Transfer RNA from a Minisyncoccota bacterium, 74 nucleotides, folded computationally.
The sequence was found in a public genome assembly.
The source organism's lineage runs through Bacteria, Bacillati and Minisyncoccota.
Rfam family: tRNA. The family's RNA type in Rfam is transfer RNA.

RNA sequence: GGGCCCGUAGCUCAGUUGGCUAGAGCACCUGUUUUGCACUCAGGAGGUCGCAGGUUCAAUUCCUGUCGGGUCCA
Numbered sequence: 001g002g003g004c005c006c007g008u009a010g011c012u013c014a015g016u017u018g019g020c021u022a023g024a025g026c027a028c029c030u031g032u033u034u035u036g037c038a039c040u041c042a043g044g045a046g047g048u049c050g051c052a053g054g055u056u057c058a059a060u061u062c063c064u065g066u067c068g069g070g071u072c073c074a
Base pairs, nucleotide, nucleotide: 001073002072003071004070005069006068007067010026011025012024013023019057028044029043030042031041050066051065052064053063054062
């Protein structure tokens, strides 16, 4: 330098042949329970879907560029 894969909540990930206007588990907060802690149960908060453009009525999803990580080739 070139090819391929990955990037979504604090962590691990799901979701996309474009459309119910973004989810699960764990963690976190509040309440419940307990002498207390944990567990259980109920509720809650948390995301510019790496970034920037483009296409479209509509993009996490398609296209381009770019950044980071992994891997292979030279």